Predicted 3D model of an 89-nucleotide RNA (SAM riboswitch aptamer (S box leader)). The sequence was found by an Rfam model in a public genome assembly. The model forms 90% of the base pairs in the Rfam consensus. The prediction has a mean pLDDT of 77.

[in-house]
RNA sequence: AGAUCAUCAAGAGUGGCGGAGAGACUGGCUCUGUGAAACCACGGCAACCUGCCCUGCGCGGUAAGGUGCUAAUUCCCGAGAGAUGAGAA
Numbered sequence: 001a002g003a004u005c006a007u008c009a010a011g012a013g014u015g016g017c018g019g020a021g022a023g024a025c026u027g028g029c030u031c032u033g034u035g036a037a038a039c040c041a042c043g044g045c046a047a048c049c050u051g052c053c054c055u056g057c058g059c060g061g062u063a064a065g066g067u068g069c070u071a072a073u074u075c076c077c078g079a080g081a082g083a084u085g086a087g088a089a
Base pairs, nucleotide, nucleotide: 013042014041015040016039021031022030023029025078027076028075043070044069045068048066049065050064051062052061053060
């Protein structure tokens, strides 16, 4: 970098700092001075990979390490096709 398979309605935060944005993007709809984003510290969720344990294998377990995540169904729609429909609702 490409291909394939699987999951995606579950889960998980406090403090400091900061001072108006944020949710990738259009639109919507939400969150936000009862303090957004960013940054910092210490946590947590989860179990994709490594490790460890169990097993003949598989399944399973664990959570030391590496990712990831820690508002809202991936927040919702998004391109194409079909059905219903007057209708691109």